[in-house]
This record gives sequence, C1' cells and structure tokens, in this order.
RNA sequence: GGGCAAUUAACUCAGCGGGAGAGUGCCACCUUCACAUGGUGGAAGUCGAGGGUUCGAACCCCCCAUUGCCCA
Repeated sequence: GGGCAAUUAACUCAGCGGGAGAGUGCCACCUUCACAUGGUGGAAGUCGAGGGUUCGAACCCCCCAUUGCCCA
C1' cells in the first nucleotide's frame, strides 16, 4: 500500500427500511435472623464520526476512524 470482517447499554450479543431489544451486571422492593438463591419492578443507548439516498436509516450508498485477519 491492497483486500476481508467487525463497531448497537458497563460486558457478551440480537435486530438488515417504519415500535432500539435480550442475557449478564447495576439499583430498589419482596423473600431470610443474616447472606446467597429466587421473585417483582426500575435506570442505563447521540446504534463509532460526518455526509448522501428515501416520506422514513441501526439497517442502503460514500467517506473517515478504531480493532482483528490475510496479501504485498
């Protein structure tokens, strides 16, 4: 220098044009003499940055960034 993949909650990931979600974790309450387990509820996201297409973009297109792999 070239190619491919990934980037969504604190962590691991799903979601592939129209409602942003799950598990773990965190907080509160219930349960216990207490802790753990279990149950109920809750908070937590500029969907990596910018631009474009579209009535509408996490999703499609362009570009940039970061990470990993391959080639040189």